The RNA shown here (transfer RNA) has 71 nucleotides and comes from uncultured Algoriphagus sp. Model confidence (mean pLDDT): 80 of 100. RNAcentral holds the sequence, with entries from MGnify. The same sequence occurs in records of 4 taxa. It matches the Rfam family "tRNA". Rfam describes the family as follows. Transfer RNA (tRNA) molecules are approximately 80 nucleotides in length.

[in-house]
RNA sequence: GUGAUAUAGCUCAGUUGGUAGAGCAUCGGACUGAAAAUCCGUGAGUCGGUGGUUCGAGUCCACUUAUCACC
Repeated sequence: GUGAUAUAGCUCAGUUGGUAGAGCAUCGGACUGAAAAUCCGUGAGUCGGUGGUUCGAGUCCACUUAUCACC
């Protein structure tokens, strides 16, 4: 210098811009003599940051931070 990635505690989705989701984990309940497994339910996110465009931005644009790869 170039490219990729950054979204819930963790791993990741998010389809030409239209009010942000899944699995696992946590917590509560059912079941059990008690656990494990199983089943039901709950909470959890300023979408790395700052601006811009737009009626509206996780998504588009600029700058910037961190990590990884390449030169």